[in-house]
RNA backbone atom coordinates (compact mmCIF):
# COMPACT_ATOMS: atom_id res chain seq x y z
C1' N A 1 0.00 0.00 0.00
C1' N A 2 -4.52 -2.96 -1.08
C1' N A 3 -7.83 -6.78 0.14
C1' N A 4 -10.13 -8.44 4.50
C1' N A 5 -12.15 -11.02 9.86
C1' N A 6 -13.87 -9.52 14.61
C1' N A 7 -15.38 -6.54 18.69
C1' N A 8 -16.74 -1.63 21.32
C1' N A 9 -18.59 3.31 20.93
C1' N A 10 -20.71 8.16 18.74
C1' N A 11 -25.24 8.74 16.19
C1' N A 12 -25.67 16.24 14.91
C1' N A 13 -23.51 20.89 18.43
C1' N A 14 -24.42 25.96 19.93
C1' N A 15 -27.33 30.34 20.82
C1' N A 16 -32.03 33.31 20.71
C1' N A 17 -37.82 33.62 20.44
C1' N A 18 -42.62 31.27 21.35
C1' N A 19 -44.94 26.36 23.17
C1' N A 20 -46.65 21.96 25.62
C1' N A 21 -46.38 17.50 29.74
C1' N A 22 -44.39 16.16 35.18
C1' N A 23 -42.41 17.40 40.09
C1' N A 24 -41.07 21.28 43.76
C1' N A 25 -41.69 26.17 45.89
C1' N A 26 -44.24 31.11 45.82
C1' N A 27 -49.03 33.76 44.80
C1' N A 28 -54.31 33.61 44.79
C1' N A 29 -59.49 37.25 41.75
C1' N A 30 -59.81 29.25 44.45
C1' N A 31 -59.95 28.89 37.89
C1' N A 32 -54.45 23.05 37.30
C1' N A 33 -55.21 30.44 36.90
C1' N A 34 -50.40 32.82 37.17
C1' N A 35 -45.52 33.37 38.45
C1' N A 36 -39.66 30.90 39.48
C1' N A 37 -36.17 26.83 39.02
C1' N A 38 -35.44 21.81 37.77
C1' N A 39 -36.67 18.19 34.44
C1' N A 40 -38.50 15.22 29.80
C1' N A 41 -37.38 8.89 24.27
C1' N A 42 -34.18 4.97 21.87
C1' N A 43 -30.09 1.73 20.83
C1' N A 44 -32.78 0.31 18.79
C1' N A 45 -38.01 2.66 22.92
C1' N A 46 -40.02 -1.26 17.30
C1' N A 47 -41.49 -7.19 16.36
C1' N A 48 -44.16 -8.78 20.36
C1' N A 49 -40.48 -13.98 20.03
C1' N A 50 -38.44 -16.28 24.57
C1' N A 51 -37.41 -16.00 29.89
C1' N A 52 -38.86 -13.42 34.70
C1' N A 53 -40.71 -10.09 38.25
C1' N A 54 -45.88 -8.34 39.90
C1' N A 55 -51.37 -9.31 40.25
C1' N A 56 -55.82 -12.11 40.44
C1' N A 57 -57.60 -16.95 39.86
C1' N A 58 -57.10 -22.68 40.50
C1' N A 59 -54.39 -25.89 43.28
C1' N A 60 -54.11 -32.57 49.39
C1' N A 61 -50.25 -35.76 46.72
C1' N A 62 -48.95 -38.82 42.79
C1' N A 63 -49.71 -39.69 37.60
C1' N A 64 -51.62 -39.59 32.46
C1' N A 65 -52.19 -36.28 28.33
C1' N A 66 -50.07 -31.66 25.92
C1' N A 67 -46.14 -28.03 25.06
C1' N A 68 -40.35 -26.59 25.36
C1' N A 69 -36.30 -27.46 25.49
C1' N A 70 -32.12 -31.19 24.00
C1' N A 71 -22.77 -32.19 23.04
C1' N A 72 -20.28 -30.16 28.00
C1' N A 73 -18.78 -27.29 31.69
C1' N A 74 -19.68 -22.06 34.12
C1' N A 75 -22.72 -17.23 34.62
C1' N A 76 -27.74 -15.96 36.27
C1' N A 77 -33.56 -14.54 39.37
C1' N A 78 -34.25 -17.40 34.94
C1' N A 79 -34.28 -18.15 29.40
C1' N A 80 -34.92 -20.95 23.61
C1' N A 81 -29.66 -15.92 26.69
C1' N A 82 -23.59 -14.97 27.18
C1' N A 83 -18.96 -17.16 28.17
C1' N A 84 -15.27 -20.60 28.04
C1' N A 85 -14.22 -25.33 25.73
C1' N A 86 -15.26 -30.28 22.67
C1' N A 87 -17.08 -32.72 17.52
C1' N A 88 -18.72 -31.76 12.97
C1' N A 89 -19.09 -28.18 8.17
C1' N A 90 -16.39 -23.43 5.84
C1' N A 91 -12.36 -20.99 4.71
C1' N A 92 -5.36 -19.63 2.31
C1' N A 93 -6.19 -17.07 7.45
C1' N A 94 -8.10 -13.59 10.80
C1' N A 95 -12.98 -16.33 11.61
C1' N A 96 -17.48 -17.66 10.91
C1' N A 97 -21.74 -21.33 10.73
C1' N A 98 -24.47 -25.66 13.26
C1' N A 99 -32.20 -27.82 17.64
C1' N A 100 -24.94 -31.02 17.94
C1' N A 101 -29.56 -37.16 22.84
C1' N A 102 -31.43 -41.80 19.68
C1' N A 103 -33.18 -44.27 13.04
C1' N A 104 -27.01 -51.66 14.79
C1' N A 105 -35.81 -50.09 19.60
C1' N A 106 -40.77 -49.95 16.71
C1' N A 107 -43.86 -47.82 12.98
C1' N A 108 -43.15 -44.50 8.83
C1' N A 109 -41.56 -40.98 4.49
C1' N A 110 -38.09 -40.09 -0.82
C1' N A 111 -40.03 -35.92 -6.02
C1' N A 112 -37.33 -36.70 -11.17
C1' N A 113 -33.94 -39.73 -13.75
C1' N A 114 -33.12 -45.46 -13.89
C1' N A 115 -33.75 -52.44 -15.12
C1' N A 116 -33.75 -51.74 -10.12
C1' N A 117 -34.73 -47.51 -3.58
C1' N A 118 -35.68 -51.05 1.15
C1' N A 119 -35.01 -59.25 3.17
C1' N A 120 -32.35 -54.38 -4.38
C1' N A 121 -32.24 -55.22 -9.38
C1' N A 122 -30.87 -58.14 -15.11
C1' N A 123 -31.36 -52.45 -20.19
C1' N A 124 -26.35 -52.92 -22.04
C1' N A 125 -22.44 -56.15 -20.77
C1' N A 126 -19.56 -60.70 -19.41
C1' N A 127 -19.96 -66.00 -18.64
C1' N A 128 -22.48 -71.52 -19.25
C1' N A 129 -25.49 -75.20 -21.37
C1' N A 130 -29.04 -76.13 -25.29
C1' N A 131 -30.39 -75.54 -30.35
C1' N A 132 -29.42 -73.07 -35.83
C1' N A 133 -26.22 -71.65 -39.17
C1' N A 134 -21.21 -71.10 -41.84
C1' N A 135 -16.20 -73.10 -42.55
C1' N A 136 -12.27 -76.92 -41.54
C1' N A 137 -11.66 -82.00 -40.58
C1' N A 138 -7.34 -87.30 -39.39
C1' N A 139 -15.16 -87.96 -39.10
C1' N A 140 -13.57 -88.22 -32.47
C1' N A 141 -14.56 -83.37 -33.61
C1' N A 142 -12.49 -78.14 -33.30
C1' N A 143 -13.64 -73.12 -34.60
C1' N A 144 -16.25 -68.86 -35.63
C1' N A 145 -21.52 -65.87 -36.23
C1' N A 146 -26.31 -63.68 -34.10
C1' N A 147 -32.85 -59.88 -34.09
C1' N A 148 -33.20 -68.02 -30.51
C1' N A 149 -33.94 -70.52 -26.07
C1' N A 150 -32.71 -71.45 -20.52
C1' N A 151 -29.45 -69.69 -16.39
C1' N A 152 -25.70 -67.28 -13.45
C1' N A 153 -23.22 -62.63 -12.49
C1' N A 154 -23.34 -57.59 -8.86
C1' N A 155 -16.89 -57.06 -10.90
C1' N A 156 -17.48 -53.08 -15.95
C1' N A 157 -21.32 -49.05 -18.56
C1' N A 158 -25.39 -45.94 -17.68
C1' N A 159 -29.50 -43.47 -14.29
C1' N A 160 -29.82 -41.13 -9.92
C1' N A 161 -28.83 -36.36 -3.96
C1' N A 162 -28.16 -41.65 -2.59
C1' N A 163 -26.99 -48.50 -6.40
C1' N A 164 -24.93 -50.74 -0.16
C1' N A 165 -16.90 -50.46 1.97
C1' N A 166 -12.16 -48.92 -0.93
C1' N A 167 -7.40 -50.94 -2.67
C1' N A 168 -4.16 -55.19 -4.10
C1' N A 169 -4.54 -60.59 -4.55
C1' N A 170 -6.64 -65.89 -3.93
C1' N A 171 -10.27 -68.02 -6.14
C1' N A 172 -14.00 -68.46 -10.42
C1' N A 173 -17.19 -70.88 -16.39
C1' N A 174 -17.46 -65.57 -15.50
C1' N A 175 -17.62 -63.00 -10.77
C1' N A 176 -18.85 -61.68 -5.87
C1' N A 177 -16.51 -60.39 1.65
C1' N A 178 -16.80 -66.32 -1.71
C1' N A 179 -11.92 -66.54 1.15
C1' N A 180 -6.93 -63.38 2.34
C1' N A 181 -3.90 -58.83 3.75
C1' N A 182 -3.80 -53.35 4.81
C1' N A 183 -6.90 -49.00 4.96
C1' N A 184 -11.40 -46.34 6.28
C1' N A 185 -15.98 -47.07 9.65
C1' N A 186 -18.65 -50.03 13.37
C1' N A 187 -19.24 -52.72 18.19
C1' N A 188 -17.32 -54.87 22.81
C1' N A 189 -13.24 -54.67 26.61
C1' N A 190 -8.99 -52.45 28.68
C1' N A 191 -4.95 -48.34 29.71
C1' N A 192 -3.43 -43.05 29.76
C1' N A 193 -5.32 -37.36 29.48
C1' N A 194 -9.02 -34.36 30.71
C1' N A 195 -13.91 -32.15 36.16
C1' N A 196 -16.97 -33.11 31.62
C1' N A 197 -17.92 -33.24 25.89
C1' N A 198 -13.65 -35.93 23.73
C1' N A 199 -9.05 -37.31 22.77
C1' N A 200 -4.22 -41.25 22.08
C1' N A 201 -3.45 -45.65 22.33
C1' N A 202 -4.18 -51.73 22.67
C1' N A 203 -6.81 -56.33 21.79
C1' N A 204 -10.71 -58.95 20.10
C1' N A 205 -15.37 -59.15 16.92
C1' N A 206 -17.87 -59.80 12.51
C1' N A 207 -17.48 -58.21 6.94
C1' N A 208 -20.42 -52.97 6.92
C1' N A 209 -24.78 -51.52 9.57
C1' N A 210 -27.47 -46.06 3.62
C1' N A 211 -30.70 -41.26 4.56
C1' N A 212 -34.71 -38.08 7.51
C1' N A 213 -36.38 -37.79 14.42
C1' N A 214 -37.76 -28.52 12.82
C1' N A 215 -41.60 -37.18 10.68
C1' N A 216 -44.62 -40.37 14.59
C1' N A 217 -42.01 -41.84 18.46
C1' N A 218 -38.26 -43.33 22.83
C1' N A 219 -35.04 -41.25 26.53
C1' N A 220 -33.65 -37.12 29.72
C1' N A 221 -35.15 -32.70 31.69
C1' N A 222 -38.40 -28.21 32.66
C1' N A 223 -43.41 -26.43 32.63
C1' N A 224 -50.75 -24.32 36.56
C1' N A 225 -53.67 -20.39 33.86
C1' N A 226 -54.55 -15.68 32.66
C1' N A 227 -52.17 -11.12 32.11
C1' N A 228 -51.32 -4.01 33.63
C1' N A 229 -57.99 -3.73 29.08
C1' N A 230 -53.55 -7.84 35.34
C1' N A 231 -55.49 -6.32 40.17
C1' N A 232 -57.06 -2.49 44.86
C1' N A 233 -59.86 1.85 46.50
C1' N A 234 -63.41 5.97 46.39
C1' N A 235 -68.14 6.63 43.90
C1' N A 236 -72.35 10.56 40.50
C1' N A 237 -77.04 9.82 37.46
C1' N A 238 -80.59 6.39 36.12
C1' N A 239 -82.32 1.50 37.11
C1' N A 240 -82.14 -2.50 40.96
C1' N A 241 -81.39 -5.75 45.79
C1' N A 242 -82.20 -6.34 51.19
C1' N A 243 -84.17 -3.60 56.06
C1' N A 244 -86.79 0.44 58.39
C1' N A 245 -89.98 3.87 59.16
C1' N A 246 -94.60 6.85 57.89
C1' N A 247 -99.25 7.85 55.82
C1' N A 248 -95.44 9.93 53.45
C1' N A 249 -99.69 9.77 49.29
C1' N A 250 -104.76 10.03 46.84
C1' N A 251 -109.88 11.47 45.56
C1' N A 252 -113.82 14.71 45.53
C1' N A 253 -115.87 18.95 46.85
C1' N A 254 -115.73 23.90 49.18
C1' N A 255 -112.68 28.77 50.45
C1' N A 256 -108.51 31.94 50.03
C1' N A 257 -104.60 34.02 47.37
C1' N A 258 -100.92 34.49 42.75
C1' N A 259 -101.11 35.00 36.94
C1' N A 260 -104.29 39.12 31.17
C1' N A 261 -106.87 34.53 30.40
C1' N A 262 -107.61 29.53 29.26
C1' N A 263 -105.74 26.90 32.98
C1' N A 264 -102.82 26.32 36.56
C1' N A 265 -100.13 26.50 41.22
C1' N A 266 -99.49 27.53 46.62
C1' N A 267 -102.14 27.25 51.42
C1' N A 268 -106.17 25.60 54.59
C1' N A 269 -110.19 22.46 55.43
C1' N A 270 -113.42 17.69 54.71
C1' N A 271 -113.11 12.60 53.15
C1' N A 272 -110.74 7.71 53.04
C1' N A 273 -106.39 4.40 55.28
C1' N A 274 -107.37 -0.03 50.50
C1' N A 275 -108.29 5.93 49.15
C1' N A 276 -105.31 6.35 44.17
C1' N A 277 -102.65 2.60 39.61
C1' N A 278 -102.18 -2.32 37.98
C1' N A 279 -103.41 -7.80 38.01
C1' N A 280 -106.79 -11.97 38.70
C1' N A 281 -112.01 -10.71 36.13
C1' N A 282 -116.61 -7.17 31.53
C1' N A 283 -118.29 -5.54 36.79
C1' N A 284 -119.13 -5.89 42.23
C1' N A 285 -116.78 -7.96 46.43
C1' N A 286 -112.30 -10.10 48.07
C1' N A 287 -107.42 -11.55 47.20
C1' N A 288 -102.11 -9.73 45.34
C1' N A 289 -98.25 -6.40 43.70
C1' N A 290 -96.81 -1.48 43.35
C1' N A 291 -96.78 4.24 44.23
C1' N A 292 -93.19 8.08 49.15
C1' N A 293 -89.15 8.78 52.54
C1' N A 294 -84.53 6.81 55.11
C1' N A 295 -80.35 3.55 55.96
C1' N A 296 -77.40 -0.29 54.07
C1' N A 297 -75.62 -3.07 49.86
C1' N A 298 -73.89 -4.91 44.47
C1' N A 299 -72.29 -1.82 39.93
C1' N A 300 -72.13 1.83 35.47
C1' N A 301 -69.53 7.06 34.05
C1' N A 302 -65.58 9.92 36.58
C1' N A 303 -61.75 9.47 39.77
C1' N A 304 -57.30 7.77 42.42
C1' N A 305 -53.51 3.79 43.38
C1' N A 306 -50.46 -0.24 40.95
C1' N A 307 -46.42 3.83 38.24
C1' N A 308 -41.17 5.41 38.59
C1' N A 309 -35.66 4.14 44.33
C1' N A 310 -34.53 -0.82 40.83
C1' N A 311 -32.53 -8.13 39.39
C1' N A 312 -31.12 0.71 39.01
C1' N A 313 -26.68 3.66 36.87
C1' N A 314 -21.15 5.79 37.15
C1' N A 315 -16.23 5.78 39.01
C1' N A 316 -11.73 2.69 41.35
C1' N A 317 -10.40 -1.61 43.82
C1' N A 318 -10.41 -6.49 44.02
C1' N A 319 -11.93 -12.31 42.22
C1' N A 320 -12.28 -14.86 37.34
C1' N A 321 -9.57 -16.83 30.97
C1' N A 322 -14.13 -14.52 30.30
C1' N A 323 -19.45 -14.06 31.17
C1' N A 324 -19.77 -12.94 35.81
C1' N A 325 -19.67 -11.74 41.10
C1' N A 326 -17.92 -8.93 45.45
C1' N A 327 -16.58 -3.92 47.87
C1' N A 328 -16.15 1.84 48.76
C1' N A 329 -17.59 6.36 47.25
C1' N A 330 -21.02 9.19 44.79
C1' N A 331 -26.02 9.99 41.48
C1' N A 332 -31.79 10.14 41.13
C1' N A 333 -32.44 9.22 35.54
C1' N A 334 -39.47 10.81 31.54
C1' N A 335 -44.57 8.95 33.56
C1' N A 336 -48.47 11.00 29.48
C1' N A 337 -54.17 8.48 29.75
C1' N A 338 -56.29 9.71 23.07
C1' N A 339 -51.73 10.02 24.69
C1' N A 340 -46.00 16.38 26.58
C1' N A 341 -41.10 15.17 24.34
C1' N A 342 -42.47 20.53 19.55
C1' N A 343 -42.06 24.91 15.56
C1' N A 344 -39.01 28.97 13.80
C1' N A 345 -34.41 31.93 12.99
C1' N A 346 -29.00 32.38 13.01
C1' N A 347 -24.08 30.26 13.26
C1' N A 348 -21.24 25.80 12.90
C1' N A 349 -20.40 20.34 11.35
C1' N A 350 -21.51 16.39 7.41
C1' N A 351 -23.21 14.21 2.35
C1' N A 352 -25.34 15.30 -3.00
C1' N A 353 -25.28 18.95 -6.95
C1' N A 354 -23.53 23.28 -10.28
C1' N A 355 -19.35 26.60 -11.18
C1' N A 356 -12.10 27.50 -13.27
C1' N A 357 -12.73 30.37 -8.73
C1' N A 358 -15.06 33.44 -4.94
C1' N A 359 -19.60 30.89 -4.02
C1' N A 360 -24.32 28.73 -4.39
C1' N A 361 -28.48 25.56 -3.96
C1' N A 362 -31.09 21.09 -1.52
C1' N A 363 -30.81 17.44 2.29
C1' N A 364 -29.82 15.52 7.52
C1' N A 365 -30.31 7.47 8.80
C1' N A 366 -33.86 4.04 11.41
C1' N A 367 -37.33 5.52 14.65
C1' N A 368 -40.41 6.78 18.71
C1' N A 369 -41.79 5.77 25.68
C1' N A 370 -46.81 3.68 27.75
C1' N A 371 -46.62 -1.92 34.07
C1' N A 372 -41.40 -2.98 34.82
C1' N A 373 -36.45 -6.13 33.61
C1' N A 374 -32.94 -9.65 31.51
C1' N A 375 -32.20 -11.09 26.10
C1' N A 376 -33.29 -12.52 20.98
C1' N A 377 -34.53 -11.02 16.31
C1' N A 378 -35.80 -7.05 12.31
C1' N A 379 -34.02 -1.17 10.42
C1' N A 380 -30.42 2.64 10.47
C1' N A 381 -27.46 7.91 6.71
C1' N A 382 -22.75 8.96 7.99
C1' N A 383 -18.51 8.38 11.32
C1' N A 384 -14.86 7.56 15.55
C1' N A 385 -11.63 3.45 17.79
C1' N A 386 -8.89 -1.06 19.33
C1' N A 387 -7.18 -5.89 17.93
C1' N A 388 -5.90 -9.44 14.04
C1' N A 389 -5.32 -12.23 9.14
C1' N A 390 -3.52 -12.36 4.24
C1' N A 391 -0.95 -10.13 0.01
C1' N A 392 2.88 -7.28 -2.66
C1' N A 393 6.85 -3.86 -2.39
C1' N A 394 11.07 -1.13 0.48
C1' N A 395 14.83 -1.61 4.23
RNA sequence: UGAGUGGGCCGGACGGCCGCGGCGCGGUACGCCCGCGCUGAGGAAAGUCCGAACUCCGCAGAGCACGGUGCUGGGUAACACCCAGGCGAGGCGACUCGACGGCAAGUGCAACAGAGAGCAGGUCGCCCCGGGCGCCUUUGGGCGCGGCGGGGUGAGAGUGAAAGGGUGGUGUAAGAGACCACCGGCGGCCCGGGUGACCGGGCCGGCCAGGCAAACCCCAUCGGGAGCAAGACCAAGCAUGAGGCUGACGGCGCGCCGCAAGGUGGCGUUCGUUACGGGCUGCUCGCCCGCGCCUCGGGUAGGUCGCGCGAGGCUCCGAGUAAUCGGCGCCCCAGAUAGAUGGCCGUCGGCCCCGCGAGGGGCCACAGAAUUCGGCUUACAGGCUCACUCAGUAC
The RNA shown here (Bacterial RNase P class A) has 395 nucleotides and comes from a Chloroflexota bacterium. The model forms 93% of the base pairs in the Rfam consensus. Rfam family: Bacterial RNase P class A. Rfam classes the family as a ribozyme. It is recorded under the gene name rnpB. The prediction has a mean pLDDT of 76. RNAcentral holds the sequence, with entries from ENA.